RNA sequence: GCGCACGUAGCUCAGUGGCAGUAGCAGGGUCCUUAUAAGGCCAAGGUCGCAGGUUCGAGUCCUGCCGUGCGCA
Numbered sequence: 001g002c003g004c005a006c007g008u009a010g011c012u013c014a015g016u017g018g019c020a021g022u023a024g025c026a027g028g029g030u031c032c033u034u035a036u037a038a039g040g041c042c043a044a045g046g047u048c049g050c051a052g053g054u055u056c057g058a059g060u061c062c063u064g065c066c067g068u069g070c071g072c073a
Stems, first nucleotide, its partner, number of pairs: 001072007010025003018056001028042004049065005
C1' cells in the first nucleotide's frame, strides 16, 4: 500500500429499517446473616467510533475518515 472483519454502558455482548436500544458481569442501594460470602430485590449507567448520504423513519443500508484485528504484498 491492497483486501476482509469488527467498533453499542467501566468490561463482555444482543439488537428483521419502526415502542423511550438488550442482557450478563463490575460498581451503588436494600433484604437475608451475629458478621462476611453466596443468594433475592431495586435503581442508576448509552453522542450506538466521527462526519455525511439514502429514507416518512437509520444502531441497522450506502460513502469517506479514524481506530483495532487478520490476511496479502

Predicted 3D model of a 73-nucleotide RNA (transfer RNA) from a Candidatus Nealsonbacteria bacterium. It matches the Rfam family "tRNA". Rfam links the family to the GO term triplet codon-amino acid adaptor activity. The family's RNA type in Rfam is transfer RNA. The coordinates come from a structure-prediction model, not an experiment, and the mean pLDDT is 80.